[in-house]
Context: one part of a larger RNA
């Protein structure tokens, strides 16, 4: 290390019944809540079986009665433990080759946003290709995630989409100003003024989205309040006051996979329960498609509990084989 077995008990064993062991194929009887009526379900829980016969029924297969053997009759081997209660995910399905198979992805179903065809959008420096030889009951993005019952308020900030009055706002134009250059002219001869052309600057004024600036939009990003007093016990606070905001969180659920304090109070299960179920609400720091709340099936997934079962234990014990050990 594998495997067989095992007095009395039977989870005391551990993180946790891991692991075993418990059931098992077929037949027949039986079958609950709950349900989207399909399931559930193989629910659960019972019972049966070899052999023989001259006896009933039958065509026969078997059925039924009736005796018969053994511990044991599906006589070996293969072949489901179940039942209760939660919280996740609807569900078959995907996933971290080589520690995570899960609640995480996906998913049908919902919504929202773009796209009118040489679509949008992707890949390409291009030519071109996909979408697609399709065409808004269609193609892309993004959320959400069967079904039921619903999805409150806020548009101030950030996005986004619409407007164009009025500010601001580029490259170009561009009146006009200025300078350099010099035909000519002047002239005390040192020098001065200078037209047009060419050139440099520098500009009034014009000049598009953008942004400011005015509306919309939250199944866009996001957000959804403090203080003080009040009822004829007392607590409580329907109510009133005052501040602040864009608006102060509604209906649901709530010590939750979310509760810190906390092993929260109370109930249930236990002889005893940091965990579990129901309850309460003081929500440290739920909440309504990052969707709220339920929900029948389903789950090699999770969380309690109980039946059967058992070397998992109390407490270890023998066999059987192969290692180590021991001699070569």
């Nucleotide at each position: 290390a594998u495997c067989u077995u095992u007095a009395a008990g039977g989870a005391a064993c551990u993180c946790g019944g891991c692991a075993a062991a418990u059931u098992g194929a077929u037949c027949c009887c039986g079958u609950a809540a709950g349900u989207u009526c399909g399931c559930g379900a193989g629910a659960a829980g019972g019972g049966g079986g070899c052999c023989c016969u001259a006896c009933u029924g039958g065509a026969a297969a078997c059925a039924g009665a009736g005796g018969g053997c053994g511990c044991a009759g599906a006589g070996a081997a293969a072949a489901g433990g179940c039942u209760c209660u939660g919280g996740c995910g609807a569900c078959u399905g995907u996933u971290u080759a080589u520690c995570a198979a899960a609640a995480a992805c996906a998913c049908a179903g919902c919504a929202c946003u773009g796209u009118g065809c040489u679509a949008a959008c992707u890949c390409g420096c291009a030519a071109g290709a996909g979408g697609a030889c399709g065409u808004a009951u269609a193609c892309a993005g993004u959320g959400u995630g069967a079904c039921g019952c619903c999805u409150g308020c806020u548009c101030g900030g950030u996005g986004c989409c619409g407007g164009a009055a009025u500010g601001u706002u580029a490259a170009g134009g561009a009146a006009g100003c200025a300078g350099g250059u010099u035909a000519g002219c002047c002239u005390u001869c040192g020098g001065g003024c200078g037209a047009a052309g060419c050139u440099u600057g520098c500009g009034a004024c014009u000049g598009a989205a953008g942004c400011a600036c005015c509306g919309g939009u939250a199944a866009a990003c996001a957000g959804c309040g403090g203080c003080c007093g009040u009822a004829a016990c007392u607590a409580u606070g329907a109510c009133g006051g005052u501040c602040c905001u864009a608006a102060g969180g509604u209906a649901g659920c709530g010590a939750a996979g979310u509760u810190c304090c906390u092993u929260g109070u109370c109930g249930g299960g236990u002889a005893a329960g940091u965990u579990c179920c129901g309850a309460c609400c003081u929500g440290c720091a739920u909440g309504a498609a990052a969707g709220g709340c339920g929900u029948a099936a389903c789950g090699a997934a999770u969380u309690c509990a109980g039946c059967a079962c058992u070397g998992u234990c109390u407490c270890a014990a023998c066999c059987a084989c192969c290692g180590a050990c021991c001699c070569g």